[in-house]
This is a predicted structure of a 575-nucleotide part of an RNA (small-subunit ribosomal RNA, 5' domain) from an uncultured bacterium. It matches the Rfam family "Bacterial small subunit ribosomal RNA".
Context: one part of a larger RNA
């Protein structure tokens, strides 16, 4: 000269686009961060009906009639039985229509997000082996779904407990659990053929083992009852075994990966090897016996540092230095162990156990875990909003509609950084006035002001207004499935009604008026910039040389001049 997740000190107009807890992986209030399916089940509610039952007020008609009126003939009539219609509201059965719920099943939760403490390791990276493996959903392709049976959950009751919560009886469903059959190209054993660098692969014959589940919707062509209904037909999804693929993982190997020899010897399950056990799987991974190995000056071993990499950053490179954001891989989740369920975990907001902490309590016990978004306190030179939305992009579940998503999209702060924009533009000398200066003539500040003429980015106001939407849903038509003119997975045209947080944003247009808008460092050399005053080796400056002791261009002010500009200097690091 260039750079930074930078901080500091003076300053401060707008806008895009990025970034912002680097120290204490310290503690943590509250709110939110993983749910979803009622097209799997059984139940409770609520809601639209139908029947049936109770029947409440209201109106009538019949009887009985306290009492009042009376032309004594009746007449109005409380209260009270009864009989019809009306039917508010309950309640009970039954299916039907939408909806909520705890619970039992499924599928997610093992992904997304977070921080770098540990790791010097096959941990990364790079290039390879798996003839030592697995792999839900998703795709290919072949085959199949026949029969049975025992619980629990919720429910009801009954007890214990302050809470958390637990426990005994009784009963219930399922795509939940268990079994029986049936079966291969799967799994196991034997025995033959071929083939490879190889333990081994292909293949064939025999004997032996292992599987399932149903919901939804439409129809009567077939079949049964002979009516519109299934055990029947069909569409869709779902089930089960095999098996192709993709996309994903686990182990293994060569090569690369700081500093220390003021760390020189290190290992005992340590090396090898044989039986067993253990894994998806190869191996001392484990574990009985044997045998003594291995490793190491090309640095074992110990010790200190450090996540590691595409990559930034400098630099002409070769190098050196780094690993913020973003992207892959690893590791970890209050510290230490440990399983368990699952295709995946030895599992952030899952389970158990010990430890520190922190609340809760009736002292018996109990309950937590922000290195997720935000936010608080603490430590710090220092690092944000307890905001709004699923409208889009992606993800979990659903047949969907949809529902959840602090992933993400948005907005907010904060010159932290990078672009860009603006703070007016022309003309104006009696070189004005005021400031410094002076040799007292002047010179300078300086075309700068004033003052005329414009403009109107921005600014305030007002009008109008894109885009980001894509789908999904409903009709209707074609193609395919079907016995169908029922119906409908899919892929296609058509018409419809729609779906935006940000936001009335970006942009446009009009109106007003120079109006809303400039500092910050330096001027002895290096380095572009000079004079006056104070000061007097004092008080100070400083990166280096070095200034300052009475005419300091080097200290402080001033004017003036350079620089660079919404930023300008310092400070720290790298190059």
């Nucleotide at each position: 000269g260039a750079g930074u997740g930078a901080a500091c000190g003076c300053u401060g107009g707008c806008g895009g686009c990025g970034u912002g807890g680097a120290u204490u992986a310290g503690g943590c209030a509250u709110g939110c961060a993983a749910g979803u399916c009622g097209a799997g089940c059984g139940a409770u509610c609520c809601u639209u009906g139908u029947c049936a039952u109770u029947g409440a007020u209201g109106c009538g008609g019949a009887c009985u009639g306290a009492g009042g009126c009376u032309u004594c003939g009746g007449c109005c009539a409380a209260a009270g039985u009864u009989c019809g219609c009306u039917g508010a509201a309950g309640u009970g059965a039954c299916g039907c229509u939408g909806g909520a719920u705890a619970g039992c099943g499924g599928c997610a939760a093992a992904c997304c997000g977070g921080u770098g403490a540990g790791u010097a390791a096959c941990g990364c990276g790079u290039g390879g082996g798996u003839a030592a493996c697995c792999u839900a959903c998703c795709u290919u392709a072949a085959g199949g779904a026949g029969g049975a049976g025992c619980a629990u959950a919720g429910c009801u009751u009954c007890g214990c407990g302050a809470a958390a919560g637990c426990g005994g009886a009784g009963g219930u469903a399922a795509u939940a659990c268990u079994u029986c059959a049936u079966a291969a190209u799967c799994c196991c054993c034997u025995g033959g053929a071929u083939u490879u660098g190889a333990u081994g692969g292909u293949u064939c014959a025999g004997g032996g083992g292992c599987a399932a589940a149903g919901a939804c919707g439409g129809c009567c062509u077939c079949u049964a009852c002979u009516u519109g209904u299934a055990a029947g037909c069909u569409g869709u999804c779902a089930c089960c075994u095999u098996u192709u693929g993709a996309g994903g993982g686990g182990c293994c190997c060569g090569c690369g990966u700081c500093c220390u020899a003021u760390u020189a010897g290190g290992u005992u399950g340590u090396u090898g090897g044989u039986g067993g056990g253990g894994u998806a799987a190869a191996g001392g991974c484990c574990u009985a016996c044997c045998a003594a190995g291995c490793c190491g000056a090309a640095g074992a071993u110990g010790g200190g540092u450090a996540g590691c990499u595409g990559g930034c950053g400098u630099a002409a490179g070769a190098g050196c230095g780094u690993g913020a954001c973003c992207a892959g891989c690893c590791a970890c989740a209050u510290c230490g162990g440990g399983a368990c369920u699952g295709a995946g975990a030895c599992a952030c907001u899952g389970c158990c156990c010990g430890g520190a902490c922190u609340c809760c309590u009736a002292c018996g016990g109990g309950a937590g875990g922000c290195u997720g978004c935000a936010g608080u306190c603490g430590a710090g030179a220092a690092u944000c909003u307890u905001u709004c939305c699923c409208a889009a992009u992606g993800g979990a579940c659903g047949a969907a509609a949809g529902u959840c998503u602090g992933a993400g999209g948005a907005u907010g702060c904060g010159a932290c950084g990078c672009c860009g924009c603006g703070u007016g533009g022309g003309g104006g000398a009696u070189g004005a006035a005021g400031g410094u200066u002076u040799u007292c003539g002047g010179a300078u500040u300086g075309u700068a002001a004033a003052c005329c003429c414009c403009u109107u980015u921005u600014a305030u106001u007002g009008a109008g207004g894109a885009g980001g939407a894509a789908g999904g849903c409903c009709c209707u038509g074609g193609g395919g499935u079907g016995a169908a003119u029922a119906a409908u997975g899919c892929c296609c045209a058509g018409g419809g009604a729609u779906u935006g947080a940000c936001u009335g944003u970006a942009c446009u247009c009009a109106a007003u008026g120079a109006a809303u808008a400039a500092g910050c460092c330096a001027c002895g050399g290096c380095u572009a910039a000079c004079u006056c005053c104070g000061u007097g080796c004092c008080a100070g400056c400083a990166g280096c040389c070095g200034c300052g002791g009475u005419a300091a261009u080097a200290c402080g002010g001033a004017g003036g001049u350079g620089g660079c500009g919404a930023g300008c200097g310092u400070u720290a690091c790298u190059c």